[in-house]
């Protein structure tokens, strides 16, 4: 220098053919307990890495950039 892959909640990751962003764990409250843990119920938490483009509509399609991984030179 070039190819490929990844980037979504605090963490690990889903998200099908473009049409209201989700799960597990974690966190908060309540119930349960003498108390803790477990369990149950409810809740908070996201400019979907950044900028631009296409579209009535973009996490999803296209381009560039950034970071990480990997391969080639």
């Nucleotide at each position: 220098g070039g190819g490929c892959c990844a980037u979504u909640a605090g963490c690990u990751c889903a998200g099908u053919u473009g049409g209201u962003a989700g799960a597990g764990c974690g966190c908060u409250a309540c119930a349960u307990u003498c108390g803790c843990a477990u369990u149950g119920u409810a809740g908070a938490g996201g400019u979907c890495g950044g900028c631009g483009g296409u579209u009535c509509a973009a996490a999803u399609c296209c381009g560039c950039c950034a970071u990480g991984g990997u391969c080639c030179a």
Molecule: transfer RNA
Organism: Candidatus Liptonbacteria bacterium CG11_big_fil_rev_8_21_14_0_20_35_14